This is a predicted structure of a 75-nucleotide RNA (transfer RNA) from a Candidatus Hydrogenedentota bacterium. Lineage of the source: Bacteria > Pseudomonadati > Candidatus Hydrogenedentota. Its Rfam family is "tRNA". Rfam classes the family as a transfer RNA. The prediction has a mean pLDDT of 81.
């Protein structure tokens, strides 16, 4: 250097262009002698940046950062 993927909540990980699920974790009750499991409830992310296109963009087009793979090149 090319090309291919991949970035969302502490942590994993969902989303036909129609306004962000699940799961772990967390916090509140319940229940217990305590914990733990088990039941019920709840906060938490405007989606890696910067721009475009669209009424509308986690998703489409551009450009760049990180991260992984693949290939090349140089020795």
């Nucleotide at each position: 250097u090319g090309c291919c993927g991949g970035a969302u909540a502490g942590c994993c990980a969902a989303a036909u262009g129609g306004u962000a699920a699940g799961g772990c974790g967390c916090c509140u009750g319940c229940c217990u002698c305590u914990g733990g499991a088990g039941c019920a409830g709840g906060a938490g992310a405007c989606u890696c940046u910067a721009g475009g296109u669209u009424c509308g963009a986690c998703u489409c087009c551009u450009a760049g950062u990180c991260c992984g793979g693949c290939a090349a090149c140089c020795a």